[in-house]
RNA sequence: AGAGCAGGUCGCCUUAUCGCUGCCGUCUUUGUACGGGAGAGGAAAGUCCGGGCACCAUAGGGAAGCAUAGCGGCUAACGGCCGUCCUCCGGAUCUAUCCGGAGAGGACUAGUGCAACAGAAAGAAUGUACAGGUAAUGCUGUAGUGAAAUCAGGUAAACUCUAUGCGGUGAAAUGCCAUGUAAACCUGCGCUUGAGGGUUCCCGCCCGAUGCAGGAGGGUAGGCAGAUGGAGCGUUUUGGUAACAAAACGCCUAGAUAAAUGAUAAGGAAUUGAAAUCUAUUUCAAGAACAGAACCCGGCUUAUAGACCUGCUUUUUUU
Numbered sequence: 001a002g003a004g005c006a007g008g009u010c011g012c013c014u015u016a017u018c019g020c021u022g023c024c025g026u027c028u029u030u031g032u033a034c035g036g037g038a039g040a041g042g043a044a045a046g047u048c049c050g051g052g053c054a055c056c057a058u059a060g061g062g063a064a065g066c067a068u069a070g071c072g073g074c075u076a077a078c079g080g081c082c083g084u085c086c087u088c089c090g091g092a093u094c095u096a097u098c099c100g101g102a103g104a105g106g107a108c109u110a111g112u113g114c115a116a117c118a119g120a121a122a123g124a125a126u127g128u129a130c131a132g133g134u135a136a137u138g139c140u141g142u143a144g145u146g147a148a149a150u151c152a153g154g155u156a157a158a159c160u161c162u163a164u165g166c167g168g169u170g171a172a173a174u175g176c177c178a179u180g181u182a183a184a185c186c187u188g189c190g191c192u193u194g195a196g197g198g199u200u201c202c203c204g205c206c207c208g209a210u211g212c213a214g215g216a217g218g219g220u221a222g223g224c225a226g227a228u229g230g231a232g233c234g235u236u237u238u239g240g241u242a243a244c245a246a247a248a249c250g251c252c253u254a255g256a257u258a259a260a261u262g263a264u265a266a267g268g269a270a271u272u273g274a275a276a277u278c279u280a281u282u283u284c285a286a287g288a289a290c291a292g293a294a295c296c297c298g299g300c301u302u303a304u305a306g307a308c309c310u311g312c313u314u315u316u317u318u319u
Stems, first nucleotide, its partner, number of pairs: 001315010012268007020039002023036004027031001041290001045301002048299005053170004060203004065166005070084005085105001086103007106161002111159002113155002128143005174225004185215005196207003232251008271286006
């Protein structure tokens, strides 16, 4: 210097004009006004896991079902993260250690199931060869196959068992304000001796007469809160191997609702392609990848052009 692997950070910039969505301020003017300031991400994505929050006995008991699985710790919680032991794989060497990676890593002394090749036979008997024995029988021994041969093994991302956890719905939750109306009409059923409805199943529980099923029809207008100041972000210090925790100081960082966060012009640009050549550059052209908040937060997974940093491995060159 090149290549590979692992981890981390960033992921277009500047100016001008016009525009979009909130916020603040101003006013003899209350506006389609003027001025100021703010305005997407590391994944806003998938909606996979966990929590906050809200409502509901459809929430209780039992069964079923689902998830997790060495040990210890972190955390609001987790199936996440950190540390560590063991096993396996790769590499290095001083051969016993080191480095890197992977692991659904409880139980097969409860029961059931499954199993390539070899072998007569694999969980069972239509018992191979030789030998021995019996009234008779694989009854006994040896050989042979195999990891394992009536006596123990393997396998649980096989059923299963054990331990622990799990109620459901989901911001279209929920609360408040407001508009309209037909709680009318027809048919049937029912009115506490209950029609009908709610649940994975049973028990239980709950709703239920202004009811339930059907018919033909009538009416409507949306707004506010929830909702963005929070398990918040940054720096430093302290404790801890680490995940993480605590303290001090500083900061305010989208809140739309069919959904704003954009367009145009100029300049600069990593990078890419082509050509030329004095091999170091020049010229021309293109010009950032994945992507777009929708109640919030912590994770995981997936997508991502390119740039930079750290560590390890390896190749080449020079000393």
Bacterial RNase P class A from a Flavobacteriaceae bacterium, 319 nucleotides, folded computationally. Lineage of the source: Bacteria > Bacteroidota > Flavobacteriia > Flavobacteriales > Flavobacteriaceae. It matches the Rfam family "Bacterial RNase P class A". Rfam classes the family as a ribozyme.